[in-house]
Context: one part of a larger RNA
RNA sequence: UGACGGGGGGCCCGCACAAGCGGAGGAACAUGUUGUUUAAUUCGAUGAUACGCGAGGAACCUUACCCGGGCUCAAACGGGAGUGGAAUGGACCAGAGACGGUUCAGCCUACGGGCCGCUUCCGAGGUGCUGCAUGGUUGUCGUCAGCUCGUGCCGUGAGGUGUCGGCUUAAGUGCCAUAACGAGCGCAACCCCCGCCGUCAGUAGCCAGCAGGUAAAGCUGGGCACUCUGAUGGGACAGCCUGGGAUAACCAGGAGGAAGGCGGGGAUGACGUCAAAUCAUCAUGCCCCUUAUGGCCAGGGCUACACACGUGCUACAAUGGCGCAAACAGAGGGAAGCGACGCAGCGAUGCCAAGCAAAGCCCAAAAACAGCGCCUCAGUUCGGAUUGCAGCCUGCAACUCGGCUGCAUGAAGCCGGAAUCGCUAGUAAUCGCGAAUCAGAAUGUCGCGGUGAAUACGUUCCCGGGUCUUGCACU
Numbered sequence: 001u002g003a004c005g006g007g008g009g010g011c012c013c014g015c016a017c018a019a020g021c022g023g024a025g026g027a028a029c030a031u032g033u034u035g036u037u038u039a040a041u042u043c044g045a046u047g048a049u050a051c052g053c054g055a056g057g058a059a060c061c062u063u064a065c066c067c068g069g070g071c072u073c074a075a076a077c078g079g080g081a082g083u084g085g086a087a088u089g090g091a092c093c094a095g096a097g098a099c100g101g102u103u104c105a106g107c108c109u110a111c112g113g114g115c116c117g118c119u120u121c122c123g124a125g126g127u128g129c130u131g132c133a134u135g136g137u138u139g140u141c142g143u144c145a146g147c148u149c150g151u152g153c154c155g156u157g158a159g160g161u162g163u164c165g166g167c168u169u170a171a172g173u174g175c176c177a178u179a180a181c182g183a184g185c186g187c188a189a190c191c192c193c194c195g196c197c198g199u200c201a202g203u204a205g206c207c208a209g210c211a212g213g214u215a216a217a218g219c220u221g222g223g224c225a226c227u228c229u230g231a232u233g234g235g236a237c238a239g240c241c242u243g244g245g246a247u248a249a250c251c252a253g254g255a256g257g258a259a260g261g262c263g264g265g266g267a268u269g270a271c272g273u274c275a276a277a278u279c280a281u282c283a284u285g286c287c288c289c290u291u292a293u294g295g296c297c298a299g300g301g302c303u304a305c306a307c308a309c310g311u312g313c314u315a316c317a318a319u320g321g322c323g324c325a326a327a328c329a330g331a332g333g334g335a336a337g338c339g340a341c342g343c344a345g346c347g348a349u350g351c352c353a354a355g356c357a358a359a360g361c362c363c364a365a366a367a368a369c370a371g372c373g374c375c376u377c378a379g380u381u382c383g384g385a386u387u388g389c390a391g392c393c394u395g396c397a398a399c400u401c402g403g404c405u406g407c408a409u410g411a412a413g414c415c416g417g418a419a420u421c422g423c424u425a426g427u428a429a430u431c432g433c434g435a436a437u438c439a440g441a442a443u444g445u446c447g448c449g450g451u452g453a454a455u456a457c458g459u460u461c462c463c464g465g466g467u468c469u470u471g472c473a474c475u
Stems, first nucleotide, its partner, number of pairs: 002474001005472001007470008016459002020423004027314001029312005035305002043054002065300002068297002071294001077123009088105006108113001125289002128287001130285001134283002136278003139274001141272001146185006152161003165176003191266004196234007205224001210221003237260001240254005316416001320375005332363003337356002342351003382413001387408007429451007
């Protein structure tokens, strides 16, 4: 002098604490995991950063695991040699099937062969190992404000300076100062969505203005004015005023405005850290298997269950439960699909079948809410687990092991110990709707809208982070 880590000090952030709202931890169930069990319960993920994670969907398949059967140029592909036959299609036997056995029909040729089968050989094949040999991808610190370079200057050197200091910002954002002057990767902006307005365009919308028409209805003619849809522009910049500040950056208040002081959200993740994760998405070096660690099939398993943990769902009720009648969304999906109406059934659903490749038809009913009525504090008209019976649907097939319906049964549970999680606004909480995957199978995931709060004095403390500084075991 430097890096690192623990400690001290200064400054500053973040749902970090505090203030507040709702949870989880207790119950039942769903799901993942440990453990145990098992022939197998395939493998991976393991503090934060594993545990509704890879799984955006395990009855067969998937499937990598186990048991059993059976194949060895092999399920697929490239090539060499030999040999036979078009390609190919069908039947029979045994069998769980795969496989095996038997058999029938059936060639083109430019004579080089084509295509296929069989024998054989070289490549095959491997979800076998190593993520501590790797590429690629990803998590995390962290959307934190940092990480560096050129030249100059300082230092024997490692290195420092710049990047420090004052003020300021969400920000190494900017202003000022300055042996530094500039620059790069990050920040911000440029991109997308939402919020206001215009222009252009109108097979969804409108009696707005006219006409027709109805029990009613944009239902029809007609029109794009409005709503809307979609493209393209405008709009916000501390621009204006007052005050503060160094006259600066900037800060506080005000006006106007649909919107202010980054308007809200998304995409976007610097140098690097954790020999972090992944050889099972894929790719790939080395090693290993080659009548098996490859490939096919049937059945089983991944769904086991004394326990333990994580994540959820439903509740424990009266701002609630049930019944009746009746409103208001957004975003999506639909042809091997969505399936109106009508009829049958208490219902799941079935039959018939219109329309729609969809601003057109369908899924579709939104639900909470509001109105009327019952229940009156009870393990109950709370709660729905479990179980019995009868059914429906998908599918070759619901025994292991699917979903749904009806009737019956009605368990635990009366708000949860220590300890603990999320959230600062259209957020939390609460209510329903859709989609991906998908034959069927969500309380999960990803989206969508409806209703719609409380609180933040403050930064002493806990956690994480930034920056300056101090001192020390270390270099």
Overview
Predicted 3D model of a 475-nucleotide part of an RNA (small-subunit ribosomal RNA, 3' major domain) from an uncultured bacterium. Its Rfam family is "Bacterial small subunit ribosomal RNA". Rfam links the family to the GO terms ribosome and structural constituent of ribosome. Model confidence (mean pLDDT): 83 of 100. RNAcentral holds the full RNA, with entries from ENA and SILVA.